[in-house]
RNA sequence: UAGAGUUUGAUCCUGGCUCAGAACGAACGCUGGCGGCGUGCCUAACACAUGCAAGUCGAACGAGAAACUCCGGGCUUGCUCGGAGAAGUACAGUGGCGCACGGGUGAGUAACGCGUGGGUAACCUACCCUUGAAUCUGGGAUAACCCCGCGAAAGCGGGACUAAUACCGGAUACGGUUCCUUAAGCCUCGGCUUUUGGAAUUAAAGGUGACCUCUUCAUGAAAGUUGCCGUUUAGGGACGGGCUCGCGUACCAUUAGCUUGUUGGUGGGGUAAUGGCCUACCAAGUCUACGAUCUUUAGCUGGUUUGAGAGGAUGAUCAGCAACACUGGGACUGAGACACGGCUCAGACUCCUACGGGAGGCAGCAGUGAGGAAUAUUGCACAAUGGGGGAAACCCUGAUGCAGCCAUGCCGCGUGUAUGAAGAAGGCCUUAGGGUCGUAAAACUCUUUCGCCAGAGAUGAUAAUGACAGUAUCUGGUAAAGAAACCCCGGCUAACUCCGUGCCAGCAGCCGCGGUAAUACGGAGGGGGUUAGCGUUGUUCGGAAUUACUGGGCGUAAAGCGCACGUAGGCGGACUGAUCAGUUAGAGGUGAAAUCCCAGGGCUCAACCCUGGAACUGCCUUUAAUACUGUCAGUCUAGAGAUCGAGAGAGGUGAGUGGAAUUCCUAGUGUAGAGGUGAAAUUCGUAGAUAUUAGGAGGAACACCAGUGGCGAAGGCGACUUACUGGCUCAAUACUGACGCUGAGGUGCGAAAGCGUGGGGAGCAAACAGGAUUAGAUACCCUGGUAGUCCACGCCGUAAACGAUGAGAGCUAGUCGUCGGGUAGCAUGCUAUUCGGUGACGCAGUUAACGCAUUAAGCUCUCCGCCUGGGGAGUACGGUCGCAAGAUUAAAACUCAAAGGAAUUGACGGGGGCCCGCACAAGCGGUGGAGCAUGUGGUUUAAUUCGAAGCAACGCGCAGAACCUUACCAUCCUUUGACAUACUCGUCGCGGAUUCAGAGAUGAAUCUUUCAGCUAGGCUGGACGAGAUACAGGUGCUGCAUGGCUGUCGUCAGCUCGUGUCGUGAGAUGUUCGGUUAAGUCCGGCAACGAGCGCAACCCUCGCCUUUAGUUGCCAGCAUUCAGUUGGGCACUCUAGAGGAACCGCCGGUGAUAAGCCGGAGGAAGGUGGGGAUGACGUCAAGUCCUCAUGGCCCUUACAGGAUGGGCUACACACGUGCUACAAUGGUAGUGACAAUGGGUUAAUCCCAAAAAACUAUCUCAGUUCGGAUUGGGGUCUGCAACUCGACCCCAUGAAGUUGGAAUCGCUAGUAAUCGCGUAACAGCAUGACGCGGUGAAUACGUUCCCGGGCCUUGUACACACCGCCCGUCACACCAUGGGAAUUGGUUCUACCCGAAGGUGGUGCGCCAACCGGCUUGUCCGGAGGCAGCCAACCACGGUAGGAUCAGUGACUGGGGUGAAGUCGUAACAAGGUAGCCG
Repeated sequence: UAGAGUUUGAUCCUGGCUCAGAACGAACGCUGGCGGCGUGCCUAACACAUGCAAGUCGAACGAGAAACUCCGGGCUUGCUCGGAGAAGUACAGUGGCGCACGGGUGAGUAACGCGUGGGUAACCUACCCUUGAAUCUGGGAUAACCCCGCGAAAGCGGGACUAAUACCGGAUACGGUUCCUUAAGCCUCGGCUUUUGGAAUUAAAGGUGACCUCUUCAUGAAAGUUGCCGUUUAGGGACGGGCUCGCGUACCAUUAGCUUGUUGGUGGGGUAAUGGCCUACCAAGUCUACGAUCUUUAGCUGGUUUGAGAGGAUGAUCAGCAACACUGGGACUGAGACACGGCUCAGACUCCUACGGGAGGCAGCAGUGAGGAAUAUUGCACAAUGGGGGAAACCCUGAUGCAGCCAUGCCGCGUGUAUGAAGAAGGCCUUAGGGUCGUAAAACUCUUUCGCCAGAGAUGAUAAUGACAGUAUCUGGUAAAGAAACCCCGGCUAACUCCGUGCCAGCAGCCGCGGUAAUACGGAGGGGGUUAGCGUUGUUCGGAAUUACUGGGCGUAAAGCGCACGUAGGCGGACUGAUCAGUUAGAGGUGAAAUCCCAGGGCUCAACCCUGGAACUGCCUUUAAUACUGUCAGUCUAGAGAUCGAGAGAGGUGAGUGGAAUUCCUAGUGUAGAGGUGAAAUUCGUAGAUAUUAGGAGGAACACCAGUGGCGAAGGCGACUUACUGGCUCAAUACUGACGCUGAGGUGCGAAAGCGUGGGGAGCAAACAGGAUUAGAUACCCUGGUAGUCCACGCCGUAAACGAUGAGAGCUAGUCGUCGGGUAGCAUGCUAUUCGGUGACGCAGUUAACGCAUUAAGCUCUCCGCCUGGGGAGUACGGUCGCAAGAUUAAAACUCAAAGGAAUUGACGGGGGCCCGCACAAGCGGUGGAGCAUGUGGUUUAAUUCGAAGCAACGCGCAGAACCUUACCAUCCUUUGACAUACUCGUCGCGGAUUCAGAGAUGAAUCUUUCAGCUAGGCUGGACGAGAUACAGGUGCUGCAUGGCUGUCGUCAGCUCGUGUCGUGAGAUGUUCGGUUAAGUCCGGCAACGAGCGCAACCCUCGCCUUUAGUUGCCAGCAUUCAGUUGGGCACUCUAGAGGAACCGCCGGUGAUAAGCCGGAGGAAGGUGGGGAUGACGUCAAGUCCUCAUGGCCCUUACAGGAUGGGCUACACACGUGCUACAAUGGUAGUGACAAUGGGUUAAUCCCAAAAAACUAUCUCAGUUCGGAUUGGGGUCUGCAACUCGACCCCAUGAAGUUGGAAUCGCUAGUAAUCGCGUAACAGCAUGACGCGGUGAAUACGUUCCCGGGCCUUGUACACACCGCCCGUCACACCAUGGGAAUUGGUUCUACCCGAAGGUGGUGCGCCAACCGGCUUGUCCGGAGGCAGCCAACCACGGUAGGAUCAGUGACUGGGGUGAAGUCGUAACAAGGUAGCCG
C1' cells in the first nucleotide's frame, strides 16, 4: 500500500484493453462579479520596420562654438555685425576605466559538457583589502583644429601646428626574476619551502584641495608642510578563473572491430600552466564484448510531477554550470574574449547607390510579419535594490521596481438573511385520489461584504528625493439593489420519469444502446456533482506485482536452446593464522541558495512572504572493530579424481558369416482362370498364368526370444562371429588434496526428408499413368510405377528433436514391482539389508485446476537459456551460413477486445454400453393407380373473407356457407349511431294492423290500443321521439407486448429442494453402483439423511358375489289372459345405492435369507385384471388479439352501422384424408333371428329401428346380373326462396376401374378386419365427427438394423447448442506495408584541385620620429630596432571523382489486414465421416 468493468451458458486462472486519482507554461466549447499572489511563443536558433537596452570621467589633455543676457554699430524695426558676461558649458577628439558584468536562447554537445568529491609540488587573477619600498631625470611625436585633394555616400589621402596620467631613453632597486653556491625541513623522490654568499637583469605620472611664506592695486610666482585621488615595485589575502583525476550521467549489436599524431619515449617549440598541444627522430603501440567505433536522440543539475516506497516521467518560471549570438573560419585588444548591441575574411539574405561602391544582424525590452491549437503593452520610473564611470555632484541602466492585457493557475470573498402553507399560480408526472418543483416564490422583516458615490489618506525614506498612486486602508452614503453557470443521471459512478424518433437520426472512455412501449439518441420536468467556473482534447505518473531490486514467471495458459564438451565470467567443502579491500561503528569536511518537511512570525484569513530548525538517504578524509565474503600463507579429507579386483549391457566403428521370406530366372507337374474389392474394373493368363516341385540369381530386413527389460548425452541402438573402442555399476584401498559446479560467445554430435559424386536396386513407394467412387474426385480404394529408401564420401542442421519438465547439490512418510552388483542369516532358495538404475500407487507439501509427489511440478542454494495480449509474423529488410532447398538472427505500420489454460453443466457425435416403445421383425388390412366426396396449395376472380404450415397445417377452426351465418365484393342508404351510461325538452306506452313508392334498407300516409308505484306533488320508475356533448363501434394491426385456453415431446420417468459433506469455484453428492420393475418401482450398498412435484394408489366404468329397494322392470312356483294382460310374489334378469372381493396373500423353485421373477393351487378375475379420466420441471418467442379478456397503435359521414344481389361452391393442375369398387369368401332375389348406446317432456311400457351372419334359388369369370360415375327425363321434402348452390325417390344412361411403381400407414384380443345402428348441431343437407353393439382372426424367433425415447460413460474448437462451428482460393471496396527500372534531397567518408582573412616562419632591394655612433651639424650618413611588400606551410568556403548511409517519389508487382447477408467446395472441431498434428 483500496479497487472496478470486459473473454464464458456458468466457473477458476492466465492475460491484455478500459475506467475512477493527481499534475500541466496548455488548447478548445459554453459561461463569466471582485480581489490578492504567481505565470504567459512549448511551433520557424524563421525574417525583422521603428524606438530604446553601455556608457562615463574636464579633479588626465589640447582645442573650444551656437543659442541666451548686457553694451555698441548698421539699418529693411526685427534682422545682421562687434565686445563683455554666462562659462571654459555642450558636441567632437587624445587619454583612463567599463564594454568579458547584467539581459536572451536551447541550435550544437553523449563530452571531464554537467553533478559530486579530490589534485594543481603544473597556473593566472584588473578593480578591492593588507604589509613594505618608491614616485628621480630627460626626449621625440601624434589626433583634434587649419589648409589642399578624392568620393554619390560610407569614408579616405596629403601638408603644416600642438598637449597629456598617451609614447620613449637614462638613473635608482627594499624587493622580484635567472644562474652559481651554503644549510635545514618536507616529500608523490621528482621536486617544494626556508636559508648563506655572489653575478646578471628589472619600475614609476601625475591630478586636485588646504595651510604657511613672498609679492601685487587687483593678482601672480616660487619654495615648504599636509589631506584626498592616482602611478610603480614586492609579499600576503580575498574574489574570479584555467588545467587535471576517481565515480555517476541516453538508445541501437539488424553498428564488431576502431585508430597513424594514432599509443609511448627523447630533443625542441608554444602556453599563465601540464600535456602529441605542435614539431623532428625512435619504438609499434593504444581502445574494445565491463560494448570501442558508427548511427539516432538530447543542454546538464538543484529541482518539478507522480508514487506507500523503490522507482517512473520531466528539466517552463527561480537558482548554479556549460554552450551559442545570421552561417562558417580567424585573430586583435585586454587582467579577463577568440567578444550578442567589437574587428576581419568567405557565404546566404535584406537595404542604399550617381553602378564605381557601401550598410546590416532583436536567441536584449516593447513591437511587426510568418508559422501555429496557442502565449501579453511599440507603458511609467530610476523613488527603492543592484551595476558602470566619477573625488563628488551627477550621468547611464527595457537589470530592476511598478503599472497594462489574459479565469492561464493557486488562494480568498460575494451573488443575500430571518419569518413565511391558501402547500398560490404555472410546469411536469399521475393508479385521476394525488404527488413534485416547494419555504422555493410572492408577502413581510433585517443587513450592506463586494460594487457604486463622496470625504480623509499611509508604510515603503535616512535630513532631502515616491514611478506605483490619491493606490492600500479608514469613515460616511446608496438600494436587495449590479453579480450563476457548466457537466452528468444504463453499469463502472452519485443521480429517473414523460414525450418524440424507430438499426433512422444519433450516442459511445470500456462493456455496449437505437429494428414502435429507449432510465443509453433528441427535448422537457425532476435529480446528482462541481462552482466563477465547468466540461472536452492532449501529455506524464499512478492504479500496472502489466519488465516484478523491493515484487512475476517458463509440464498443459507466452516461455527450457535438440544434446553435449568447454573459454571468459559467476558461484564454490573443513581447520588455523595474517591482512583489512568489501562490511560495520564513531568523528571531521562537504553536500550553494531557493524548493519539500517541522516550529514560529508578517500581510484581516489563505495563497504568498520572512526567521530558525531538520533534512539533503551522496562523496571524501580519518579512527576503530574483524564475525562473514575477498586476498595471502599453511594444513585436512566428507566434494572431485585415482589405483586394484569383479560385473551387466540392441553403446560405437570395421570385417566376415547365416537362415526364413518376397521378387525374378531356368526346368518339371498341371489347366483355365488368377488377382483385387464394399462391389468392380484396369492388370496377368491357352505364347500355359495362379497353384505346386526342384535348382539358381540378387538386394534389403533380421520372426520367435521381447519385457512401462537393457545401453547411450541426445538423435538413437535388436540375426551370429570377430578385431578395435567409449561410458557405467559394485566391492576394497595405506594415493592426490578442492583439482569442483554452471557456462555468454565457441566447438562437436544431431531422426526423417532433401542435395552433390560414384555404386546398388529385391520389396516398398512421393511424382506420374490407368481403373473405380463421386455432382465433381487433380483424394481416400485398386492395378502399375520413377526418384528415393541401401552402400561409400561430402553437405544440410531441422522435427510434437516431448517427460511439451535446463544442468548440478542438499533436505523432506511410505508400500508394491522390475534390472545390475554386494552383504548377512540359514532352511540352498528364501528372508532381511545396502548401492546404482527403471516403473506403479500414495502422505506431507504444492498447483488455476488437471496433476506432481525421494526419478518433484515439494523446501532451499548456484549458474545458464527463455517469456511479457491476439493477429500481422517466425514474416519483410539487413547480416551470417548453405551448391540449392533453405536455415539462423529478427522488426514495424496496421488491426482486434479479446486470443488462451484447466475444470463444470448441457447439447451433439456417420463414439461406446444397458434398456424401452406396433420402432423394426412376424402377421392382418390399407394408402399410393380408378371414379367420387372433402380439405389444402396453386391459378382465376369485383370477391373467391380470415386463420392453421414437418411430425404437432391439410373430413383442421366449420357439432353442418342457398338468404341468414359472413368477417369478403358490387351497389344503395345512416352518422351520438344497431348496442351502454349521463344531460335537456317533449310524449305516454310498448305493441298490432293496412295502403303506396322502392331491389330492399327506408320513406310517406292511415287505423287501433293507452304502463306501473306512491307520501297524490308533473313525485319516482319505465318506455318512446328530438337535440347537444362526453362517447359508442371496429372479425382493423401487433399471439414477437399479454392473460386464459390448447397442441407437442409424452403417460416418457423423469424434474427438484432442505440440511449435511466434498470442491477456491461453476458445481458435485443425494439421483451414481449391484440387482429388479411398466415406473427415480422396490431391495441392498454408499457422505449422505430426509422431503416435494411426477409414477403408483385414491376417482369413473366393465367383469363376480352379497345386501337394500321392487315400479313403469322380472315370472321359478300358484291362478289368469290373445298378450306379464291381470291377481300374487320379488327367487331370477335388470335397474341403482351400499358393501365384499386380488394382496405375490398361500405352496414350490430361483435369487444375497432382500426386492423380485418363474411355476402351481384356489378363484368370476392373478401378478398395474380390461378401458378411461388424470399430463411433473420444462421445450418449441409452437397455436390462437377471428371464442373471450386485454396493453399499445390506428379509423371516427368510416376500417363504424343498415340493406339487396353476388362470393366463400370458380378449375389446365398438385397434395392430404376418406367413401365406393375392381368381384364368386361375391352380386341379385326371397326367407330370416338376435343388439346395445341414444333420442322422443317421463328410470325400463310404447315409438324411432337393424345389418352382416344363416338358409333357398339364380348368376359362372365376362368390363359381366361386377362397378356405379356421368348425363337426360319425371317427382318428393324442407324452406320467403333450391338458377348460381340442397337432400332424397323413380325411369333411362352405364365412364374409369381386372388389386395398383417408388414409397408409405394402422393394428398385439373381444384387438385388427368386417356389419349395421344411434346422437349432436340442424328448416333442410354426412362418405365427416362422437358413440353403440353384432360376427370375430393371424402373428410376435428376437433386438442386428430404421425411427423415437430413458440412464451411464466418452470426445468436443458446439452453448442461437450439428439446421452448430468453421477453412482456403476467387470476385468487389478501402487501408497500411515489402520489392521495384529509375529519380530527388540530406548526412558522411576517401582522393585530388583551389587557397580569402589570419597568426607563424622566411625574406625584406621599398619605407621609417625617439635609442647609439660618426663627422662636413644636415630635410646628413651608418647602426640597432621596426613597417609595407613578397614567398612558404597550415587552413574556411568552393570544386571534381568515387563510395557509404538515411529519407521522399515511383509504372508495375507480392503477400497482409478490414469489410450483415457474393462464388466454389467442405479442410478442422465427434472415430468430423481417410484420427489429428509437427518437420
A computed fold for a 1479-nucleotide RNA from an uncultured prokaryote, annotated as small-subunit ribosomal RNA. The prediction has a mean pLDDT of 83. The RNAcentral record of the sequence draws on ENA. Its Rfam family is "Bacterial small subunit ribosomal RNA". Rfam links the family to the GO terms structural constituent of ribosome and ribosome.